[in-house]
Molecule: small-subunit ribosomal RNA
Organism: Chlamydiales bacterium
RNA sequence: UUGAGAAUUUGAUCCUGGUUCAGAUUGAAUGCUGACGGCGUGGAUGAGGCAUGCAAGUCGCACGAAGUAGGAACUCGUUUCUACUUAGUGGCGGAAGGGUUAGUAAUACAUGAGAAACCUGCCUCUUACCUGGGGAUAACGGCUGGAAACGGCCGCUAAUACCGAAUGUUGUCACAGAGGGCAUCCGAUGUGAUAAAAGUGGGGGACCUGGCAACAGGCCUUGCGGUAAGAGAGGGUCUCAUGAGAUAUCAGCUUGUUGGUGUGGUAAAGGCGCACCAAGGCUAAGACGUCUAGGCGGGCUGAGAGGUUGACCGCCAACACUGGGACUGAGACACUGCCCAGACUCCUACGGGAGGCUGCAGUCGAGAAUCAUUCACAAUGGGCGAAAGCCUGAUGAUGCGACGCCGUGUGAGCGAAGAAGGCCUUCGGGUUGUAAAGCUCUUUCGCUUGAGAACAAGAGAAGUCGACGAAUAAUCGGCUGAUUUGAGGGUAUCAGGUAAAGAAGCACCGGCUAACUCCGUGCCAGCAGCUGCGGUAAUACGGAGGGUGCAAGCAUUAAUCGGAUUUACUGGGCGUAAAGAAUGCGUAGGCUGUUUCGUAAGUCAGAUGUGAAAUUCCGGGGCUUAACUCCGGCACUGCAUUUGAAACUGCGUGACUAGAGGAUAGACGGAGAAAGUAGAAUUCCAUAUGUAGCGGUGAAAUGCGUAGAUAUAUGGAGGAAUACCGGUGGCGAAGGCGACUUUCUAGUUUAUUCCUGACGCUGAGGUAUGAAAGCUAGGGGAGCAAACAGGAUUAGAUACCCUGGUAGUCCUAGCCGUAAACGAUGUACACUUGAUGUAAUUGGAAUCAACCCCGAUUGUGUCGAAGCUAACGCGAUAAGUGUACCGCCUGGAGAGUACGCUCGCAAGAGUGAAACCCAAAAGAAUUGACGGGGGCCCGCACAAGCAGUGGAGCAUGUGGUUUAAUUCGAUGCAACGCGAAGAACCUUACCUAGGCUUAAACUUAAGGGGACCGCACUGGAAACAGUGCUUUUCGUAAGAACCGCUUGAGAGGUGCUGCAUGGCUGUCGUCAGCUCGUGCCGUGAGGUGUUGGGUUAAGUCCCGCAACGAGCGCAACCCUUAUCAUUAGUUGCCAACGCGUAAUGGCGGGGACUCUAAUGAGACUGCCCAGGUUAACUGGGAGGAAGGUGAGGAUGACGUCAAGUCCGCAUGGCCUUUAUGUCUAGGGCUACACACGUGCUACAAUGGUCGGUACAGAAGGCUGCGAAACCGUGAGGUGGAGCAAAUCCAAAAAACCGAUCUCAGUUCGGAUUGAAGUCUGCAACUCGACUUCAUGAAGUUGGAAUUGCUAGUAAUGGCGUGUCAGCAAUAGCGCCGUGAAUACGUUCCCGGGCCUUGUACACACCGCCCGUCACAUCAUGGAAGUUGGUCUAACCCGAAGUCGCUGACUCAACCGCAAGGGGAGAGGCGCCUAAGGUCGGGCUGAUAACUCGGAUGAAGUCGUAACAAGGUAGCCCUACCGGAAGGUGGGGCUGGAUCACCUCCUUU
Repeated sequence: UUGAGAAUUUGAUCCUGGUUCAGAUUGAAUGCUGACGGCGUGGAUGAGGCAUGCAAGUCGCACGAAGUAGGAACUCGUUUCUACUUAGUGGCGGAAGGGUUAGUAAUACAUGAGAAACCUGCCUCUUACCUGGGGAUAACGGCUGGAAACGGCCGCUAAUACCGAAUGUUGUCACAGAGGGCAUCCGAUGUGAUAAAAGUGGGGGACCUGGCAACAGGCCUUGCGGUAAGAGAGGGUCUCAUGAGAUAUCAGCUUGUUGGUGUGGUAAAGGCGCACCAAGGCUAAGACGUCUAGGCGGGCUGAGAGGUUGACCGCCAACACUGGGACUGAGACACUGCCCAGACUCCUACGGGAGGCUGCAGUCGAGAAUCAUUCACAAUGGGCGAAAGCCUGAUGAUGCGACGCCGUGUGAGCGAAGAAGGCCUUCGGGUUGUAAAGCUCUUUCGCUUGAGAACAAGAGAAGUCGACGAAUAAUCGGCUGAUUUGAGGGUAUCAGGUAAAGAAGCACCGGCUAACUCCGUGCCAGCAGCUGCGGUAAUACGGAGGGUGCAAGCAUUAAUCGGAUUUACUGGGCGUAAAGAAUGCGUAGGCUGUUUCGUAAGUCAGAUGUGAAAUUCCGGGGCUUAACUCCGGCACUGCAUUUGAAACUGCGUGACUAGAGGAUAGACGGAGAAAGUAGAAUUCCAUAUGUAGCGGUGAAAUGCGUAGAUAUAUGGAGGAAUACCGGUGGCGAAGGCGACUUUCUAGUUUAUUCCUGACGCUGAGGUAUGAAAGCUAGGGGAGCAAACAGGAUUAGAUACCCUGGUAGUCCUAGCCGUAAACGAUGUACACUUGAUGUAAUUGGAAUCAACCCCGAUUGUGUCGAAGCUAACGCGAUAAGUGUACCGCCUGGAGAGUACGCUCGCAAGAGUGAAACCCAAAAGAAUUGACGGGGGCCCGCACAAGCAGUGGAGCAUGUGGUUUAAUUCGAUGCAACGCGAAGAACCUUACCUAGGCUUAAACUUAAGGGGACCGCACUGGAAACAGUGCUUUUCGUAAGAACCGCUUGAGAGGUGCUGCAUGGCUGUCGUCAGCUCGUGCCGUGAGGUGUUGGGUUAAGUCCCGCAACGAGCGCAACCCUUAUCAUUAGUUGCCAACGCGUAAUGGCGGGGACUCUAAUGAGACUGCCCAGGUUAACUGGGAGGAAGGUGAGGAUGACGUCAAGUCCGCAUGGCCUUUAUGUCUAGGGCUACACACGUGCUACAAUGGUCGGUACAGAAGGCUGCGAAACCGUGAGGUGGAGCAAAUCCAAAAAACCGAUCUCAGUUCGGAUUGAAGUCUGCAACUCGACUUCAUGAAGUUGGAAUUGCUAGUAAUGGCGUGUCAGCAAUAGCGCCGUGAAUACGUUCCCGGGCCUUGUACACACCGCCCGUCACAUCAUGGAAGUUGGUCUAACCCGAAGUCGCUGACUCAACCGCAAGGGGAGAGGCGCCUAAGGUCGGGCUGAUAACUCGGAUGAAGUCGUAACAAGGUAGCCCUACCGGAAGGUGGGGCUGGAUCACCUCCUUU
């Protein structure tokens, strides 16, 4: 100095876990945009090919020569001098600088060591020397070949070129060798041998030589140079250690390989090479192989640890068209040198030649992509030179590119009429917005005009001082110094002028994530980083306005780190989420009890060396600031050396006994192996008895049986398994082990504390054991039983059920090696409150002995404290707290699959990926819902009854069909006598036809006019059109009213959307539920309360309880009704008293009664008994009109069904506007092979018909109810009393009493049809009701199925009313009359409530979901083959070249008088060997007919395997079988529901 999170699995929650985002960065690219400057940076791809120019030369003070210019001399065409230039010989440099990263996983690199195993040009220092000779050769000249490149022959010449000789400070070698060291060694000193050189520039007094002289030389001096050595610096070479990629689906590699001896070679150690000898060397701490890669300082990121990377700058390496090779040289096996081979390009006279941009520019190609064929050597540096100087695409500059970083600007102040315009709007306004305009001011940058740096240090005539020297010379050094050097560049900078003048974009705006509205679109177009958005009101698409963020940039894409504690060293996990190996033994390894002494490897501390510079960080300085740069410091966490410390670890040593093991004496057990024995049962066989069935199932059938079964009895055979005991009891490492006896083997445990003395723990590889199934061989085979067969079931049934039945199950020997091999929990050790069972052994107390009782150890259970855990749960047998070691995990799916390898007889096992796809997949717990789960309870739910429906005819509604239209809606319960409380027209929404268009109706503004209305006529089906007559009113006025015409807003719509809505309604359901506050529990969703025990119609009440209270519901309050009282008596009533009548409350009166209608009373489990918890409450009883809610109604909690309704009404949006509006006539909604619902009437005698007689309630009435009377058979007509009503209309019917019919299609039944009428109405045909007469159908009680109803109920009888002109009303809503039967009960059907349980459901079982098949797409595997790359074995050929051998040929220097010698070379041969070739193999890539499986895909097929007891519990391993999920057998697991039983535990 330093650490941030978020979105996304679910109805919700916690957790696990992945995915994604916000940050920083880049040699970037792309899109849109673009003012200026500074500093950086710019071919990352094809180490692909390259035109052109330049990138390495220089030296005349090494040498000869040539040329040019000038001068001098003379013999006049020669000589000579000076300056300059140059090809060649020669010297130095071309091994540096510059480029690139192909190769290389170690011959590289980094860090640290070593070389006593080495080399070193130029440079510095030191020592010594530079004597004297020789022979050539380029240039040049002549001749000549070739197109060219380039040569050939002859002749001449010089040197600091080349070669001998002399000398030898010194080096090297040999010998002797004091002394020293670190093994090989080093070495003073001495002797011998051997080894050098080159000159050139300047100056000079005397002297010497040559020359006539000029002059040259000697000599002296000086600079440079040369030679032999030594030392140094810098550079190089070699060796060692450590570090630093992936892969074990690469496990074995190696023959010069490992070592030795010798020899060669090198500057030098070394198998570096060779000969011989030995057989070694490396490897699980990863050899060998394959893939990838230049390494580092550093860069990016990160809190750090790390991760990733190796552009620019710096260090190292490697490479230079590809491959091989050497030469020269101090240095190379050499980027712009050589030779050879190859590919490619170019020139050619076709004979032959030339070339190498991975230098700077530039070009083509490929690519997403990367610049100028610029200027200058002025500076810095390099080469050569004595120097001047020359060269330098190193470098310094400029240019291009927003590629990056940094800086500046695009104006500042005032300015509200909050302008116009835009956008939105609730129409009021808001926003853009002080923003603009306008006024005032400034001028950075830009433009223009002028002034104008630093970068310059050096070089240097001349002078002066000093050094060297004999020297006043030359040379060198210092100082002064005339003169002179700038590419950039008239640049930086400064000043004047100019006018706000020339300078803002990009992305985003659902959440994450800062920022919101309108329009368009309508699962389309499109968006998208994740989640996701879009199907008519999209803040998510596209546009606009507005806003947010950053800004000369912004955004996207790609990539890295971060977030990600998501590989966890810091810093994770493994009971159920991914994850403990099936179990033991044991090797390597890791770890290891107490203690003494020593040591110092680890460890700690100090010091020294190194850790290049740059970078980072800190402090300063310079550019106006910053970026940038300079200076100083820290740091570089590392490595090495050294000194010390000794606690801990290690090592060595001595001791100990607590770990471990042994000993002695016991105990225990379904522990293992082998042998033998036993009884019960099944089956079979024989015999006997006996007769018709047996067997089997939900029910059956197949099967067995009259040839005698089953059953029963006796005898026999054979195999397998061992009832009871038997127990969350025992033993074993696990798998596993169960009759009895014997033998053998192993284990555990108790007691004693006698012995050894850490001997221990874990355990990669390894090895052993390892259920069931399965395999091989041989036996055996009673029962059971995969496969198979048959019978059933079923839509099917390759199943479940049944009858048979083979492998197998059993034994012996050998394989296999897997299971839900589970405690889903590795092994070992230690520690940490308790309670209570059980098994084995044992101690104590007590007892005669025991039991009971109190302990200890070892096992095995249950419950629980702390603690842990996501929760569930675990809890001394830990999932607690720690230690040691091993194994394993890192999203899901693909997949435990493919390929490869190992094992196996096979089945298969072990090891074990990737592509592609998804944003999840999981775990635990919660609330619901559901279950062909459980418990409790209720309901006309069933049962018990009564009456029906379903059959007939008709009415009515619906579907369907038909139609021009049969308007529309309602569709399981909860549509269907429903909207419709009434379709002939109207209604009416539908159809046909005819009309109208600011309209039939409504609101309003403006203009203009005076009518409008009314009456009559004509045309027409009417609407309507036309004609004629008539015509204003109110107001003082302004004007108003009304009606046409014109124009503008806008009307209208039963058009669409009930899935945009309000309101209303249905349904669960009049079911008893639904919630809240506070508290408490839980991480949380949530729970508690509301559960429990009782009770109730009820979450009704009581008791209990971490709950205490409360709300909406229940109940009650309200209405009607049942009883009574009081009050009040008209239109109601009439007991008593009168009057009156044929009779009647008719009248006077009366309020007693009925009644009316208002107020009260009454019923509350209040009282008694019993039960119950002294409760709630229940049962019974009394009293009472009524008794336990008295009866009925109204009243419908939170919510569910996107339930119904836009056609009741209201309403958003959309659509329509001479029509989807509106008017009119006619038609239709009333159709009719059919199907269904709801009803009516019936089928008759409990009845029909006829006659007589009696008793209601409620409701309605003025366009109304309508009496009497009369007419009509009747419907009805005439009539008009009474009544706006307790007054009038106004009459009940079943019943009852009689009569008749007598069981028939009838005196039942009334359909249908004919005729005649009545009424309403404009109108009765489609299409009304009623009446009379006539007609007289089906139907004789209704299949499967199904409805209503528990008392004044069902059933039955009539009456009223709404709508309404009339009526399809048999419907709806009401009213009263008569008036039952039955309920044992809750097993079952249906619905509901509460509790509990399981769940893979949450759109909630009408759920979810599996597999085959078919289609489409995608990626992978296999594959006959085809075609590349790379590596490699063997063989062939073999360039250049080093080395070796040879060398009859050639040769100036040396020796020699010569011959010749010595030496060298051409040539030849050999080894090695690049390229090439033949044939074979390994690895790997591409492609491929065909093909397996996989993944994905709104609406395909077949089934329904799983989730609930998923309808046969599921799952694991294995075998067989089957369209498919799957089925069955064997063994195993609970990660199975339910019931019963057993055992154990807790509480009381």